Fluoride riboswitch aptamer (crcB RNA motif) from an Actinomycetota bacterium, 61 nucleotides, folded computationally. It was read from a public genome assembly, where an Rfam model found it.
[in-house]
Formats: sequence, structure tokens, C1' cells
RNA sequence: UGGCAAUACGGUGAUGGAGCUCGCCGGAAUCGCCCUCGUGGCUGAUGGCUCCUGUCGGAAC
Repeated sequence: UGGCAAUACGGUGAUGGAGCUCGCCGGAAUCGCCCUCGUGGCUGAUGGCUCCUGUCGGAAC
């Protein structure tokens, strides 16, 4: 100096954040669905679980 392995660390899983957990990646992983492709339509704040916040609608006072 180079290579491999392990660990650590970092990034990431369609809209913000916290904890746990799973997967992927080490410049790659990743960036939902539908159609007539438009200045269109639909769902969801999570990959999963438990919450906070935001947004929309309704009801009561």
C1' cells in the first nucleotide's frame, strides 16, 4: 500500500418526529398506485409494532 472477513459506524425502506424491531446498501440501496398522460384521480405521516405532532371530516359544549 492492496485484498478478504468480522465488528463498529453511516445511509436507506412514497409527506415530520421518538423508542423497539426487520430488510437493503457502503456512492450504492431508496423515491406508492391508476388512467384517457393531464394544471388528472386515489391511498398512506410506520417496512412492522407502540406513540407524538401535523392535515381533513364529523359531533358535543